[in-house]
Two RNAs folded together computationally: RNase P RNA and transfer RNA, 406 nucleotides in total.
It holds a member of the Rfam family "Bacterial RNase P class A". The family's RNA type in Rfam is ribozyme.

RNA sequence: CAAGCAAGGAAGACGAUCGCGGGAUGCUUUACUGCAUCCUGAGGAAAGUCCGGACUCCAGGGAGCAAAGUGCCUGGGAAACCAGGCGAGGGUGACCUCAGGGAAAGUGCCACAGAAAAUAGACCGCUGGGUAAAACCAGUAAGGGUGAAAAGGUAGUGUAAGAGACUACCGGUAUUCCUGGUAACAGGAAUACGCAUGGUAAACCCCACUUGGAGCAAGGCCAAAUAGGACAGUUGGGAUGCUCCCCCCUAAAACUGUCGGGUUGGCCGCUUAGAUAAAUGAUCGUCAUCUCUUUUAGAGAUACAGAAUCCGGCUUAUUCCUUGCUUGAGUU
RNA sequence: GGGCUUCUAGCUCAGUUGGUUAGAGCGCGUCCCUGAUAAGGACGAGGUCUCUGGUUCGAGUCCAGAGAGGCCCA
Numbered sequence: 001c002a003a004g005c006a007a008g009g010a011a012g013a014c015g016a017u018c019g020c021g022g023g024a025u026g027c028u029u030u031a032c033u034g035c036a037u038c039c040u041g042a043g044g045a046a047a048g049u050c051c052g053g054a055c056u057c058c059a060g061g062g063a064g065c066a067a068a069g070u071g072c073c074u075g076g077g078a079a080a081c082c083a084g085g086c087g088a089g090g091g092u093g094a095c096c097u098c099a100g101g102g103a104a105a106g107u108g109c110c111a112c113a114g115a116a117a118a119u120a121g122a123c124c125g126c127u128g129g130g131u132a133a134a135a136c137c138a139g140u141a142a143g144g145g146u147g148a149a150a151a152g153g154u155a156g157u158g159u160a161a162g163a164g165a166c167u168a169c170c171g172g173u174a175u176u177c178c179u180g181g182u183a184a185c186a187g188g189a190a191u192a193c194g195c196a197u198g199g200u201a202a203a204c205c206c207c208a209c210u211u212g213g214a215g216c217a218a219g220g221c222c223a224a225a226u227a228g229g230a231c232a233g234u235u236g237g238g239a240u241g242c243u244c245c246c247c248c249c250u251a252a253a254a255c256u257g258u259c260g261g262g263u264u265g266g267c268c269g270c271u272u273a274g275a276u277a278a279a280u281g282a283u284c285g286u287c288a289u290c291u292c293u294u295u296u297a298g299a300g301a302u303a304c305a306g307a308a309u310c311c312g313g314c315u316u317a318u319u320c321c322u323u324g325c326u327u328g329a330g331u332u
Numbered sequence: 333g334g335g336c337u338u339c340u341a342g343c344u345c346a347g348u349u350g351g352u353u354a355g356a357g358c359g360c361g362u363c364c365c366u367g368a369u370a371a372g373g374a375c376g377a378g379g380u381c382u383c384u385g386g387u388u389c390g391a392g393u394c395c396a397g398a399g400a401g402g403c404c405c406a
Base pairs, nucleotide, nucleotide: 001328002327003326004325005324006323007322008321009320010319012287013286014285015284016283017282018281020041021040022039023038024037025036026035027034043304047315048314050313051312052311053310054309055215056214057213058212060246061245062244063243064242065241067211068210069209070208071207072085073084074083075082076081086100087098088097089096090095101206102205106204107203108200109199110198123144124143125140126139127138128137129136152170153169154168155167156166157165171195172193173192174191175190176189177188178187179186180185219268220267221266222265229259230258231257232256233255234254235253236249237248238247288302289301290300291299292298293297333405334404335403336402337401338400339399342358343357344356345355351389360376361375362374363373364372382398383397384396385395386394
């Protein structure tokens, strides 16, 4: 210098003038009507509505089945999620990613190619038999070739040729023990197994754990309006996947659906910003940063975006700065 | 503000249990037919399956996130 990785920070500052929303106080007015003073007024994402919760309603409680979600360890947390670690994978590296239990419970699938795709398998080759030579029969998974994937590798013994068939070493799996660690796990030792069984569970499934539904347009109160209207359905109805029990409401009405009629205002919920889906701004000056023209200076630009019940996360959009680190090149 | 749903050719839609080269109709282009046009016939082009990741040997299809569009409510 170039390319990159990680972490953190800011979201232009000050002053003047004019203006907007909310609140308090004072004066004023038929009337928060008007005036004055003071206080206060967007974000790191207010966004997407992707998760979780508070809160509200469905009267309340329980059981079974179904359905859905999650799935290494430790800690934090109400939960989502976060931090650190372990394991696996990727990158030259700094570092990054992972829905990361079980495939020796069972079922399914593995196209094309290939002889064979999971109870292995005989196309070529090799060997034996057979034949004049073939054909044919048998053995064989060491070699060839196919594929994403072919049942461990090397050497030897063995054999007609071969093969964990057997032996040694390496590798693997399981069990036990030891060491380190809170743990996941890592390292080591012994024994057993000729090797124990291809992949896929973001296929069904098994195991463990968790989960009722709707959402502030929830919901409550006041006012206004009105005829508790017509038709159809179910017979009791009620949590909203299904069934059942307790329970609650109802006693000739209850519930559901469709159509029609009336009303469609206010307050609370609602906030130390806060609703009327409506405010939070504009201009000028100085300074800050960047770019361009030119070297006195001038001009332009300063992102993404804007609360609507609240809170905790995730993801996405986006300007600038700082620090640390990695790789490559060059110079000394 | 809250909830639900869709995205495949220019338009409207298929695409089965993940599999070899993603199809159909209309439209578009060229040619034939006609004196000419329409209709008709033949041939052809046209696709980042909205985008980005993940699972898998393999993704339009399965999973996650993002983007765009549509519908509903008091």